RNAcentral holds the sequence, with entries from ENA. Predicted 3D model of a 72-nucleotide RNA (transfer RNA) from a Planctomycetota bacterium. Taxonomically the source falls in Planctomycetota (Bacteria, Pseudomonadati). It matches the Rfam family "tRNA". Gene Ontology term of the family: triplet codon-amino acid adaptor activity. By type it is a transfer RNA.
RNA sequence: CGGGCUGUAGCGCAGGGGAAGCGCGCUUCGUUGGGGUCGAAGAGGUCGGAAGUUCGAACCUUCCCAGCCCGA
Numbered sequence: 001c002g003g004g005c006u007g008u009a010g011c012g013c014a015g016g017g018g019a020a021g022c023g024c025g026c027u028u029c030g031u032u033g034g035g036g037u038c039g040a041a042g043a044g045g046u047c048g049g050a051a052g053u054u055c056g057a058a059c060c061u062u063c064c065c066a067g068c069c070c071g072a
Base pairs, nucleotide, nucleotide: 001071002070003069004068005067006066007065010024011023012022013021018055026042027041028040029039030038048064049063050062051061052060
């Protein structure tokens, strides 16, 4: 310098145009003498950044940033 992959909740990951969910974790309540387990409810996200396309973008396009891999 060129190419590819990845970036979504605290952590690990789904979601591939109709607007965000699962597991673990966290909070509250129940259960217990107390804890754990179990059950119920809840909080937590401008989807890496900017622009474009579209009635509508986490999703498509372009550029940039970060990480990993490959080739010079």